[in-house]
RNA sequence: UGCCGAAUCCGUCCCGCUCUCAGCUGGAUGGAACGGGGGAACCAAUCCCCAGGGGCGAAUGGUCGACGAGCCUCGAGGCUCAGCUGGCCAAGCGCGUCUCCUCCGCGCUAGCCCGUCAGCUAACCCCGUAGGCACCAGAGCGAG
Numbered sequence: 001u002g003c004c005g006a007a008u009c010c011g012u013c014c015c016g017c018u019c020u021c022a023g024c025u026g027g028a029u030g031g032a033a034c035g036g037g038g039g040a041a042c043c044a045a046u047c048c049c050c051a052g053g054g055g056c057g058a059a060u061g062g063u064c065g066a067c068g069a070g071c072c073u074c075g076a077g078g079c080u081c082a083g084c085u086g087g088c089c090a091a092g093c094g095c096g097u098c099u100c101c102u103c104c105g106c107g108c109u110a111g112c113c114c115g116u117c118a119g120c121u122a123a124c125c126c127c128g129u130a131g132g133c134a135c136c137a138g139a140g141c142g143a144g
Stems, first nucleotide, its partner, number of pairs: 001134004008032007016024003033129006043119001052117001053114004060090005068081005091109006098144003101140003
C1' cells in the first nucleotide's frame, strides 16, 4: 500500500513506552457508521405420520468408501455402524491491485452458538466491531 471479512471512524480518561512542542501499544468509556438476532397487525401456516428444531457464516446436498468396530459364513466372501488432513458430481463463495461486462486461470466450502424455543414483522429490545493474508499486477480494437 492492498485483499478476505460487519469487524471501521471520531472523541474523553488512565497505565505504560519512545526518537518527548509530539507520537504509539494496551485498558475503560461515549458517539457515529456497519453487521446480526429477537419481536405485532396484515399475510403465510394450521390435519396425520416420521424426524427435535433454529441461528451466524460462501462454508451446503449427493456419491465412492481408507482406517476402525461389530455381525453372518467351514471358507472365499458378505452385511451393518461410522464417515478421514481422501476422490468425484452439483451448488455456493473468493482471488488475478479503479469499477462493471465477457473470456481464461487459480483457490475455498472451516468454525462457533442457542437449548426443545424463534415464519414474516411497525414500534421496541438485545448483541457484535474479531481474526487472517499478500508484495507488482491474466486477456479484450468491450463499457465507464
Predicted 3D model of a 144-nucleotide RNA (c-di-AMP riboswitch aptamer (ydaO/yuaA leader)) from a soil metagenome. Its Rfam family is "c-di-AMP riboswitch aptamer (ydaO/yuaA leader)". Rfam describes the family as follows. This family represents a conserved RNA structure found upstream of the ydaO and yuaA genes in Bacillus subtilis and related genes in other bacteria. The sequence is in RNAcentral, with records from MGnify.